[in-house]
Context: one part of a larger RNA
RNA sequence: UUAGGUUUAAAGGGUGCGUAGGCGGAAUAGUCAGUCAGUGGUGAAAUCCUACAGCUUAACUGUAGAACUGCCAUUGAUACUUCUAUUCUUGAGUUCAGUUGAGGUAGGCGGAAUGUGUAGUGUAGCGGUGAAAUGCUUAGAUAUUACACAGAACACCGAUUGCGAAGGCAGCUUACUAAACUGACACUGACGCUGAGGCACGAAAGCGUGGGGAGCGAACAGGAUUAGAUACCCUGGUAGUCCACGCCGUAAACGAUGAUCACUCGUUGUAUGCUUAUAUUUAGUAUGCGACCGAGCGAAAGUAUUAAGUGAUCCACCUGGGGAGUACGUCGGCAACGAUGAAACUC
Numbered sequence: 001u002u003a004g005g006u007u008u009a010a011a012g013g014g015u016g017c018g019u020a021g022g023c024g025g026a027a028u029a030g031u032c033a034g035u036c037a038g039u040g041g042u043g044a045a046a047u048c049c050u051a052c053a054g055c056u057u058a059a060c061u062g063u064a065g066a067a068c069u070g071c072c073a074u075u076g077a078u079a080c081u082u083c084u085a086u087u088c089u090u091g092a093g094u095u096c097a098g099u100u101g102a103g104g105u106a107g108g109c110g111g112a113a114u115g116u117g118u119a120g121u122g123u124a125g126c127g128g129u130g131a132a133a134u135g136c137u138u139a140g141a142u143a144u145u146a147c148a149c150a151g152a153a154c155a156c157c158g159a160u161u162g163c164g165a166a167g168g169c170a171g172c173u174u175a176c177u178a179a180a181c182u183g184a185c186a187c188u189g190a191c192g193c194u195g196a197g198g199c200a201c202g203a204a205a206g207c208g209u210g211g212g213g214a215g216c217g218a219a220c221a222g223g224a225u226u227a228g229a230u231a232c233c234c235u236g237g238u239a240g241u242c243c244a245c246g247c248c249g250u251a252a253a254c255g256a257u258g259a260u261c262a263c264u265c266g267u268u269g270u271a272u273g274c275u276u277a278u279a280u281u282u283a284g285u286a287u288g289c290g291a292c293c294g295a296g297c298g299a300a301a302g303u304a305u306u307a308a309g310u311g312a313u314c315c316a317c318c319u320g321g322g323g324a325g326u327a328c329g330u331c332g333g334c335a336a337c338g339a340u341g342a343a344a345c346u347c
Stems, first nucleotide, its partner, number of pairs: 003319004007301002012315001014201004021194003025088006033081002035077008049065006091191001092188003095184006103177007110154001114150008125136002162169002206247006215241002220236004258314006266292010296303002320347003329340004
């Protein structure tokens, strides 16, 4: 390279938006660039292939043919693709009427719990563990009552529930804002799909500046355990966890399953709409979220209309283990590090 693959064997980019590019619905007419056919020219010789011949044979050599699958010119064909023009509505979008939700951002408010402070009651323990000790406590703790303050998180509802592109999102409420779905079938008329680069978003931890600091708690200290115990357990406890702004750009960022479209047996539950029968819950349909099971697929586990089935388009990625996601270089970053990413050698 060809080819085969990517849930779990190597392999789907963390996610979206989107540039170039690739691919692209139905009809009519034109064009003839791709495509197909004919003709002419050219495609040196040698080589290769076939036949025959010459050296005793072979290698080798000679003669003839074929081939040189290409290029150029020209004459035609018009189904498909391109291009041009016109048209269409089923893809896509808009409009109108509804519906839904922990979707997002900013502000306000609430109660429980925890901790602390002050005051009261009250007296000898409290706390902790497998058992203890460190620790707290007669300077009055623990417990209990009242008041006050602080920060963080929102029990029950709560659910293989819902929303979001992913990360993620949960007390109540207000403002602003995004989306999806359903119904109508009014409008535009292919406006679409994918997407190398690029841009944006992106848990936790970490970093910078300034706040905040109740609880928890890396590091650290002490007490235990143990042969030891730089741990597991206990008592403390700094960074951090929280807020604002700015970085970082990674995760088992997982459904370990890229996006889009079409088609392909059934059963059952549920969320949100619409239609419908009925009169207490039936049926249909659309979009989601689940469970089970066929055909098919699969090495099997399994998957199975939310495909890993059958096809189409585009992108990403893989090609034995280790060395190694390392070295070097480059780019990014305040740094930590991230991105790109080998080889020798070895089995």
The prediction has a mean pLDDT of 87. The part of an RNA shown here (small-subunit ribosomal RNA, central domain) has 347 nucleotides and comes from a metagenome. The full RNA is in RNAcentral, with records from SILVA. It matches the Rfam family "Bacterial small subunit ribosomal RNA".